[in-house]
RNA sequence: GGGCCCGUAGCUUAGCCUGGUGGAGCAUCUGGCUCAUAACCAGAGGGUCGUCGGUUCAAAUCCGGCCGGGCCCA
Repeated sequence: GGGCCCGUAGCUUAGCCUGGUGGAGCAUCUGGCUCAUAACCAGAGGGUCGUCGGUUCAAAUCCGGCCGGGCCCA
RNA backbone atom coordinates (compact mmCIF):
# COMPACT_ATOMS: atom_id res chain seq x y z
C1' G A 1 0.00 0.00 0.00
C1' G A 2 -4.27 -3.62 -1.18
C1' G A 3 -8.48 -7.02 0.25
C1' C A 4 -12.03 -8.81 3.91
C1' C A 5 -14.59 -8.66 8.73
C1' C A 6 -16.14 -5.98 13.13
C1' G A 7 -17.94 -1.11 16.00
C1' U A 8 -25.57 -1.25 19.16
C1' A A 9 -26.84 -0.09 27.33
C1' G A 10 -21.33 -0.46 32.25
C1' C A 11 -19.87 -5.82 29.96
C1' U A 12 -21.21 -9.86 26.24
C1' U A 13 -24.36 -9.40 22.21
C1' A A 14 -29.50 -10.03 18.91
C1' G A 15 -31.78 -6.94 15.34
C1' C A 16 -28.92 -5.08 9.38
C1' C A 17 -29.99 -9.65 4.38
C1' U A 18 -35.83 -7.79 2.99
C1' G A 19 -35.94 0.37 5.95
C1' G A 20 -41.68 1.30 9.47
C1' U A 21 -42.07 1.99 18.05
C1' G A 22 -34.16 -0.71 19.57
C1' G A 23 -34.33 -6.11 22.51
C1' A A 24 -31.90 -10.10 25.66
C1' G A 25 -28.43 -12.04 29.39
C1' C A 26 -25.14 -10.34 33.18
C1' A A 27 -24.26 -6.03 36.12
C1' U A 28 -26.56 -1.53 38.85
C1' C A 29 -30.81 0.49 41.78
C1' U A 30 -35.67 -0.32 44.58
C1' G A 31 -39.02 -3.68 46.96
C1' G A 32 -40.18 -8.80 48.65
C1' C A 33 -38.13 -13.28 51.00
C1' U A 34 -34.09 -14.33 55.15
C1' C A 35 -31.70 -13.48 61.97
C1' A A 36 -28.25 -11.85 57.97
C1' U A 37 -25.76 -12.57 53.16
C1' A A 38 -26.04 -15.25 48.73
C1' A A 39 -29.64 -17.52 45.77
C1' C A 40 -34.67 -16.78 44.31
C1' C A 41 -39.23 -13.53 43.10
C1' A A 42 -41.29 -8.61 41.39
C1' G A 43 -40.18 -3.89 39.40
C1' A A 44 -37.13 0.39 37.71
C1' G A 45 -33.24 3.20 35.50
C1' G A 46 -29.62 2.89 31.66
C1' G A 47 -28.71 3.74 24.04
C1' U A 48 -26.82 10.88 19.66
C1' C A 49 -26.79 2.27 17.25
C1' G A 50 -18.11 4.60 16.06
C1' U A 51 -18.21 9.51 13.31
C1' C A 52 -19.51 12.92 9.16
C1' G A 53 -22.42 13.18 4.87
C1' G A 54 -25.97 11.11 0.98
C1' U A 55 -30.73 8.56 -0.52
C1' U A 56 -35.85 8.39 1.56
C1' C A 57 -42.15 10.48 3.98
C1' A A 58 -39.11 7.48 7.32
C1' A A 59 -32.16 4.89 8.30
C1' A A 60 -29.04 0.73 13.66
C1' U A 61 -30.56 -1.24 8.73
C1' C A 62 -29.23 1.08 1.99
C1' C A 63 -24.77 4.19 -0.34
C1' G A 64 -19.97 7.12 0.25
C1' G A 65 -15.84 9.37 3.16
C1' C A 66 -13.24 9.20 7.71
C1' C A 67 -11.79 7.07 12.73
C1' G A 68 -10.75 2.71 15.82
C1' G A 69 -9.93 -2.80 16.27
C1' G A 70 -8.91 -7.71 14.03
C1' C A 71 -7.35 -11.22 10.00
C1' C A 72 -4.93 -12.05 5.30
C1' C A 73 -1.73 -10.50 1.02
C1' A A 74 2.43 -7.51 -0.56

The RNA shown here (transfer RNA) has 74 nucleotides and comes from a Thermoplasmata archaeon. The prediction has a mean pLDDT of 85. Lineage of the source: Archaea > Methanobacteriati > Thermoplasmatota > Thermoplasmata. Rfam family: tRNA. The family's RNA type in Rfam is transfer RNA.